[in-house]
RNA sequence: AGAGUUUGAUCCUGGCUCAGAGCGAACGCUGGCGGCGUGGCUUAGGCAUGCAAGUCGAGCGAGAAAGGGGAGCAAUCCCCGAGUACAGCGGCGAAAGGGUGAGUACUAUAUCGACAAUCUGCCCCCGGGACCGGGAUAACGACUGGAAACGGUCGCUAAUACCGGAUGGCCCCGACACGAGGCAUCUCGUGACGGGUAAAGGUGGGGAUCCUUCGGGACCUUCCGUCAAGGGAGGGGACUAAUUCCUAUUAGCUUGUUGGCGGGGUAAGAGCCCACCAAGGCGAUGAUGGGUAGCCGAUCUGAGAGGAUGACCGGCCACACUGGGACUGAGACACUGCCCAGACUCCUACGGGAGGCUGCAGUCGCGAAUAUUCCGCAAUGGACGCAAGUCUGACGGAGCGACGCCGCGUGUGGGAUGAAGGCCUUCGGGUUGUAAACCACUGUCAAGGUUUAAGAAAUGCAUGGCGAUAACAUCAAUUACGCUGACAAAUGCAUCAAAGGAAGUCAUGGCUAACUCUGUGCCAGCAGCCGCGGUAAUACAGAGAUGGCAACCGUUGUUCGGAAUUACUGGGCUUAAAGCGCACGUAGGCGGGGGUGCACGUCGGUGGUGAAAUCUCCGGGCUCAACCCGGAAACUGCCUUCGAUACGGCGCGACUAGAGUGCGGGAGGGGAGAGUGGAACUCCUAGUGGAGCGGUGAAAUGCGUUGAUAUUAGGAGGAACGCCGGAGGCGAAAGCGACUCUCUGGCCCGCAACUGACGCUGAGGUGCGAAAGCUAGGGGAGCAAACGGGAUUAGAUACCCCCGGUAGUCCUAGCCCUAAACGAUGAGCACUAGGUAGUGGCAGGUCCGACUUGUCCCUGCCGGAGCAAAAGUUUUAAGUGCACCGCCUGGGGACUACGGUCGCAAGACUAAAACUCAAAGGAAUUGACGGGGGCUCACACAAGCGGUGGAGGAUGUUGCUUAAUUCGAAGCAACGCGAAGAACCUUACCAGGACUUGACAUGCUAGUAGUACGAACUGGAAACAGGGAGGACCCAUUUAUUUGGGAGCUAGCACAGGUGUUGCAUGGCUGUCGUCAGCUCGUGCCGUGAGGUGUUGGGUUAAGUCCCGUAACGAGCGAAACCCCUGCCAUUAGUUGCCAGCGGAUCAUGCCGGGGACUCUAGUGGGACUGCCGGUGUUAAACCGGAGGAAGGUGGGGACGACGUCAAGUCAUCAUGGCCCUUACGUCCUGGGCUGCAAACGUCCUACAAUGGCCGGUACAAAGGGCUGCAAACUCGCGAGAGUAAGCCAAUCCCAUAAAGCCGGCCCCAGUUCGGAUUGUAGGCUGCAAUUCGCCUGCAUGAAGUUGGAAUCGCUAGUAAUCGUGGAUCAGCUACGCCACGGUGAAUAUGUUCCUGAGCCUUGUACACACCGCCCGUCAAGCCACGGAAGCCGGGAGUACCCGAAGUCGCUGACCCAACCCUCGGGAGGGAGGCGAGCCGAAGGUAAGACCGGUAACUGGGACUAAGUCGUAACAAGGUAACC
Repeated sequence: AGAGUUUGAUCCUGGCUCAGAGCGAACGCUGGCGGCGUGGCUUAGGCAUGCAAGUCGAGCGAGAAAGGGGAGCAAUCCCCGAGUACAGCGGCGAAAGGGUGAGUACUAUAUCGACAAUCUGCCCCCGGGACCGGGAUAACGACUGGAAACGGUCGCUAAUACCGGAUGGCCCCGACACGAGGCAUCUCGUGACGGGUAAAGGUGGGGAUCCUUCGGGACCUUCCGUCAAGGGAGGGGACUAAUUCCUAUUAGCUUGUUGGCGGGGUAAGAGCCCACCAAGGCGAUGAUGGGUAGCCGAUCUGAGAGGAUGACCGGCCACACUGGGACUGAGACACUGCCCAGACUCCUACGGGAGGCUGCAGUCGCGAAUAUUCCGCAAUGGACGCAAGUCUGACGGAGCGACGCCGCGUGUGGGAUGAAGGCCUUCGGGUUGUAAACCACUGUCAAGGUUUAAGAAAUGCAUGGCGAUAACAUCAAUUACGCUGACAAAUGCAUCAAAGGAAGUCAUGGCUAACUCUGUGCCAGCAGCCGCGGUAAUACAGAGAUGGCAACCGUUGUUCGGAAUUACUGGGCUUAAAGCGCACGUAGGCGGGGGUGCACGUCGGUGGUGAAAUCUCCGGGCUCAACCCGGAAACUGCCUUCGAUACGGCGCGACUAGAGUGCGGGAGGGGAGAGUGGAACUCCUAGUGGAGCGGUGAAAUGCGUUGAUAUUAGGAGGAACGCCGGAGGCGAAAGCGACUCUCUGGCCCGCAACUGACGCUGAGGUGCGAAAGCUAGGGGAGCAAACGGGAUUAGAUACCCCCGGUAGUCCUAGCCCUAAACGAUGAGCACUAGGUAGUGGCAGGUCCGACUUGUCCCUGCCGGAGCAAAAGUUUUAAGUGCACCGCCUGGGGACUACGGUCGCAAGACUAAAACUCAAAGGAAUUGACGGGGGCUCACACAAGCGGUGGAGGAUGUUGCUUAAUUCGAAGCAACGCGAAGAACCUUACCAGGACUUGACAUGCUAGUAGUACGAACUGGAAACAGGGAGGACCCAUUUAUUUGGGAGCUAGCACAGGUGUUGCAUGGCUGUCGUCAGCUCGUGCCGUGAGGUGUUGGGUUAAGUCCCGUAACGAGCGAAACCCCUGCCAUUAGUUGCCAGCGGAUCAUGCCGGGGACUCUAGUGGGACUGCCGGUGUUAAACCGGAGGAAGGUGGGGACGACGUCAAGUCAUCAUGGCCCUUACGUCCUGGGCUGCAAACGUCCUACAAUGGCCGGUACAAAGGGCUGCAAACUCGCGAGAGUAAGCCAAUCCCAUAAAGCCGGCCCCAGUUCGGAUUGUAGGCUGCAAUUCGCCUGCAUGAAGUUGGAAUCGCUAGUAAUCGUGGAUCAGCUACGCCACGGUGAAUAUGUUCCUGAGCCUUGUACACACCGCCCGUCAAGCCACGGAAGCCGGGAGUACCCGAAGUCGCUGACCCAACCCUCGGGAGGGAGGCGAGCCGAAGGUAAGACCGGUAACUGGGACUAAGUCGUAACAAGGUAACC
């Protein structure tokens, strides 16, 4: 610091997601040790049990028992226990410490002030005081009530308990004087006067004196305590300022409310409370209401600014079962006190009682989830005490939990035949991997035994010196010594032995470090996002390997970050989300130049504060670290004070450049009202006229002989204003268009007289606001929603079109308030190149003009810089700045629901959420496409010729059938295709019969001479199985039929084999667009980029062919050319070809000698290049015409097929990965099938006839083939053919007669002398074999068919048409197919409107799987969340009223009473009790509403869901342009 994800690709906008850090966590897997931390976040739910607040005998009175000892015969008594325990009175504490966060949005918190409005126990300092008395009461005893809790009556007693009196100052109250000061009421100091208020004693020690009950006391002294003041410290109380979450779909709230006067009350100010008076107070700077929440120091994150949080630790607040209340007290409205009410739990003898873990443990419940009913007061701290000490679940420790942070370990070094095993493999190897084994070494931790420190210093006790004292007692302070450890044998150190006891987890498609195999087969599953999985998955699962982290690793949740994705730092609003429809204007914000004063903002300095902890730095302590300690810095804040005065602000006075006024001119569909006009239209009346009119793509409905349309004249009516008229004018916008008049707003120019900043913007607010719509009343010609009819259509509840037609459109008055109300661009001011045009004004020049120059306002276009994602914009900014307002924050849900406001209604404004998606979107790019455009081409159409489609047959295909009818090919581009030859074979299919190392290849092992091979013979359809006469071969060697080896064979093992599957795993080959003219590259240039340019443009061509132009210049693959055939010539060569001339021979023939002339053959060359001429054209390319020439503009034909497209075709030519079969999916054989036939299609053949058929005669080819071959001649046969046989391995011989043609004859338009199917019969040929299932011949038979519907095919010249010939395959052939050859030989087109296809340019696009695209809505189905809803249920808050506990206050108090007074009667005073309506008052009750939530028959739309229905709305001119 970024990354992934919208697209074919790009840039941008924009959301979603990831990588980081954190956590009081939880869950899964795993788990060695220690240190330091931390641990009920949920039910402020309920709690068993134990403990958590007591202490003081040096305040007081009383005072046991058990047990022990002694005396006594015993009862009993005495001593110790013991002045102990328990309890009581009294004092202090219990208001701290500890817990929790329910409530609380302010009575709180935090910061700063302030109390001239205050309190303060214990503690400290200071000075002073404590005199004389009194009466009670617990305990205790007796009696007594009650189950208990708890009491009652009588009697006795003490105090540092209580009470009276005295004294009394500095204390309080009242009024007074003086002085000082301040802040309004006032405050402070001093003086004197009047009134009022105190006290308590105790411990230790002691000599003289006094008293004594002989214990002691008075007295002295020490210490502790006590009273009233003053001061302090620390702690509270109350107050001010500014601060602290969301919500306006909460806008008004308030009656003790706001203030005053007087009183009450409190420690103290105050409506805190009360009476009276006034009518105020708060609120858009957000009152009131609703929701949520303890606040802070801080914590987490972040570069920071911020954002989030408020566990642990610390400060403050609040609470203590729920609600209310007071008492006591220095302090409480009191966690382990009291009273009352309520809920709950427990006890009960049913009469009554008891209780409060949000203290520490623990328990139930809740929950994803959070610990021991531990030890100790040794330390620190607290309460009490003089003290010892007691108490202390505060605290110190231990236990449990990997919950977190930190540290350590699970070894270290060597060790290659790179062991075994695993995994992978191209089978060679690679990898795990120095990893292990093995060798050497070390000894942390754990385990064992041994040993040991710090945390401890005090109090206290004893002794010595010093001080107080009359004092050596005593006491205080200080010093030395001894005592005290829960944790805990835990730590540390050393020791012993031993590598021994100690590694997992997640990931491995990209982001993101890390890859292979197997299994699975859109299944199972994964997934944070994008996305994986449909038979070769690095994405699932397993394994191996690898990467990361490590006693942890992952997952989930949550916070911040990344996110500049709420933008203060630091964003935007033409088209991506976003400018209010427009204006006026309130609050507010902002505001021209100069002077002066103030010092509020601002800036600088000073002082105070900002607790500690935390964070940062430095230093130090635990072996390090975490952790801890010390110091510094920091705490960015607030307050105070001194100063500065530029800027902003405020005050004062002044200016004219902003703004406004005035004067003089000007343009205008600006607005309102009234009036007037002509054209057109419709209707009415009358005339003329006579059959149609009207309307459309074409029609029909409609109108018309009752006279239309047309035409003439007259009349009536309503609405709109042609030409002028113009991206020209005016207006804020909406909007405004005949003419005249009246009223009226704004604007511009010129002058520079006046005012003197009067300005800009503008939340709320107010006004205006197209069309449609609404209310009431008019009006109504034309037009025209709805509606009716006619057409169109599959339908047509539509469109376009036609005939009708009502609201409405028009006017008046009033509503509505919305538009793609758009420049999709808020209004204002200033600045920043130009050019050009228009409207309105002014000025200068001037030869006065429709001239020219300059200037101001307005309206357009082009455009440099700049800006912008780009398109674009550009002085009329979307540039650069200033100030103000409005608005935006992913898409859908949703211009919606609910609530509110407005409206007569329609509806408008405001405006969510659940849920759902990973996108939605903008601009531009390349393609593709368009029922977009332009240019151009092609037998594409047109013009022609001939066909197909009808018939019969052949052949292929579908379908059907079948045991099998093997398989493939499927629009063009499958269908006479693979197949250039299915009777067996082929053959892959079917039935049956057989074989199993196999029909075929290679290797290994063993065996083998009577071996391999194998005749007869048997079975069989054959294959094959038996059978076995006979009987080998090669090489080396040897005297030798010897030995060894090989081949072969047998047995076995590896393996063979597969036309089984996948052409969507592939190679190769092929088809097609298309012989169309295209497809690209290098460098440069342009663009942020995809990409463009080049390759576009102007010409031209068959062509991206060439030329010109040109930010392009070149180049490549294609086109062309090079190659082959053919057309002319030359040359070379003449056999098997040829024969002109010469000679010879024959009935005849190049037959022979010869010849090379010619034809021909086949080699080599030439020739044609727009080269030449004319014209056109840009002096070009090129085109047109011409000459010459055999041939002319590529001469004709062929081969040759760019980048690519179709997952095109082929696993059955071949090759090949994976998968599958292995006595079978392999192999062999016989027979059958591939030829089956209701039907359909394709491609052909033959015909339908006279341009013909038949018969006879007769002429002229080319190119091929031939030894398992072609076969002459001859003979036989009507013929197919047979017999025999010359020649020929071929320019020699043969196939081999070419046919159409030409000559002659017959037929005479008919189902024929056309046509030949079908059938019968007789033959021939091939072959092992023609039944299924061959071809050919003769004779006989003689079907359909008389030119073919819709539709459709081929062909532009030696072409079509027509005629025959040959070849491959092949025994034969179903060939009419295919490939090739020649003969005869046309017609038409000089056009591109249309159909089809194609190329280039351009345009639109929501398409990119690319129009066979995309995509919308209803309906049907499933599922989810939400709205409405008669009602039903619940909640919190408030209002009014009723009732009214406890209690304070008040009143009362006939009853009771010790202290004081008393004349002894009583009084003062106090109290119980009462308040039958005292005020207030919790809970409870009643009533009417409002608000929030849950639920609900039914209902509404919405989201989502591979393959449902109906249509086709949108995207192209989307086929009616779309949209509001």
Notes: The prediction has a mean pLDDT of 83. Small-subunit ribosomal RNA from an uncultured prokaryote, 1524 nucleotides, folded computationally. The RNAcentral record of the sequence draws on ENA. It matches the Rfam family "Bacterial small subunit ribosomal RNA".